Model confidence (mean pLDDT): 83 of 100. A computed fold for a 110-nucleotide RNA from uncultured Gracilimonas sp., annotated as SAM riboswitch aptamer (S box leader). The organism belongs to Gracilimonas, within Bacteria. The sequence is in RNAcentral, with records from MGnify.

RNA sequence: CUUAUAAAGAAAGACCGAGGGAUGGGCCCGAUGACGUCUUGGCAACCACUUCUGAAAAGGGGGCAGGUGCCAAAUCCCACUCAGCGCCAUGUAAAGCUGGGAAAGAUAAG
Numbered sequence: 001c002u003u004a005u006a007a008a009g010a011a012a013g014a015c016c017g018a019g020g021g022a023u024g025g026g027c028c029c030g031a032u033g034a035c036g037u038c039u040u041g042g043c044a045a046c047c048a049c050u051u052c053u054g055a056a057a058a059g060g061g062g063g064c065a066g067g068u069g070c071c072a073a074a075u076c077c078c079a080c081u082c083a084g085c086g087c088c089a090u091g092u093a094a095a096g097c098u099g100g101g102a103a104a105g106a107u108a109a110g
Base pairs, nucleotide, nucleotide: 001110002109003108004107005106011040012039013038014037015036019029020028021027023079024078025077026076041071042070043069046067047066049063050062051061052060053059075104080101081100082099083098084097085096
């Protein structure tokens, strides 16, 4: 850089000791010990392996659990944009609500 995925799922013990949840805002978690490290356990099934289907190294289904990943909160929520509601005779148009898309970050594979 490219592609794919995300409202599902899964925690105990030991050590440490003050911040942590990427960034900004919000809101949370945290001396009843968070975050982190280690051990054990677990979740999932991206890759690998395997199997069925298939003309196929296309695509699809199943199995397994070797390599990663993950085990507070939707990727915790929002951020940029579009549409609808708000919304009215007309024009401008805020907060807020709902939905789509993008960005950013995360993970996997290349």